[in-house]
Transfer RNA from a Candidatus Pacearchaeota archaeon, 72 nucleotides, folded computationally. The coordinates come from a structure-prediction model, not an experiment, and the mean pLDDT is 82. Its Rfam family is "tRNA". By type it is a transfer RNA. Taxonomically the source falls in Candidatus Pacearchaeota (Archaea, Nanobdellati).
RNA sequence: GCCUUGGUAGUUAAGUGGCUAUAACACGACCCUGUCACGGUCGAGUCCCGAGUUCGAUUCUCGGUCAGGGCG
Numbered sequence: 001g002c003c004u005u006g007g008u009a010g011u012u013a014a015g016u017g018g019c020u021a022u023a024a025c026a027c028g029a030c031c032c033u034g035u036c037a038c039g040g041u042c043g044a045g046u047c048c049c050g051a052g053u054u055c056g057a058u059u060c061u062c063g064g065u066c067a068g069g070g071c072g
Stems, first nucleotide, its partner, number of pairs: 001071007010025004018055001027043005048064005
């Protein structure tokens, strides 16, 4: 330099044109318990950046950037 895969709550992932964007763990409040842990209920928190296509983009296209893999 070229090819390729990926970037979504604090972490690990799901979702692939119209969702209130989902789950687990973590976090906060309350319940439970003599206390802690376990368990239960509730809550806060997320689409890497820019442009394009579209009535509508996390999703499609282009560029950038970061990370992994391959070739030279």